[in-house]
């Protein structure tokens, strides 16, 4: 320098194909249970979907640019 993959809750990820309510597990909070804790049961909180722009009635999803991580290739006296 060229090409690919990935970026979604505190952590690990699904959802993108086919645009239409943003989810699962763990963790966290509250209550129950217990002498207390763990386990278990019930409930709850937590997200500008990497950033900016565009298309659309409507974008995590489509298009463009950029940032970061990573992989492959090229170059290298």
């Nucleotide at each position: 320098c060229g090409g690919g993959a990935c970026a979604u809750a505190g952590c690990a990820c699904a959802g993108c194909u086919u645009g239409g309510u943003a989810g699962u597990g763990c963790g966290c909070c509250u209550g129950g249970u217990u002498c207390g804790g763990g386990a278990c049961c019930a409930g709850g909180a937590g997200g500008u979907c990497g950033u900016g722009g565009g298309u659309u009635c409507g974008a995590a999803c489509c298009c463009c640019a950029c940032u970061g991580u990573u992989c492959c290739g090229a170059c290298c006296a």
The prediction has a mean pLDDT of 80.
This is a predicted structure of a 77-nucleotide RNA (transfer RNA) from Tenericutes bacterium ADurb.BinA155.
RNAcentral holds the sequence, with entries from ENA.
NCBI's taxonomy places the organism under Bacteria, Bacillati, Mycoplasmatota.
Its Rfam family is "tRNA". Rfam links the family to the GO term triplet codon-amino acid adaptor activity.